This is a predicted structure of an 84-nucleotide RNA (transfer RNA) from a Candidatus Omnitrophota bacterium. The prediction has a mean pLDDT of 81. NCBI's taxonomy places the organism under Bacteria, Pseudomonadati, Candidatus Omnitrophota. Rfam family: tRNA. About the family: Transfer RNA (tRNA) molecules are approximately 80 nucleotides in length. The sequence was found in a public genome assembly.
RNA sequence: GCGGGGGUGGUGGAAUUGGCAGACACGUAGGUCUCAGAAGCCUAUGGCUGCAAAGCCUUGAGGGUUCAAAUCCCUCCUCCCGCA
Numbered sequence: 001g002c003g004g005g006g007g008u009g010g011u012g013g014a015a016u017u018g019g020c021a022g023a024c025a026c027g028u029a030g031g032u033c034u035c036a037g038a039a040g041c042c043u044a045u046g047g048c049u050g051c052a053a054a055g056c057c058u059u060g061a062g063g064g065u066u067c068a069a070a071u072c073c074c075u076c077c078u079c080c081c082g083c084a
Stems, first nucleotide, its partner, number of pairs: 001083007010026003019067001027045006046057004060076005
């Protein structure tokens, strides 16, 4: 240099013809149980604003297409694999 694959909450990892973003698991917080703890079980858990209701933002970065983009297109950054 060329080709292919990836980048999504605190972590792993889903979302398949473009249509509720974050399922599920871990972690964390609170509760239950216990003399106390562990394990188990229940509830909550992206960010910001707000007393609340609610609103806004969020899929590596920027732009484009579209009523609608994690998903399609373009440029770039970064990681992995292969070729030279």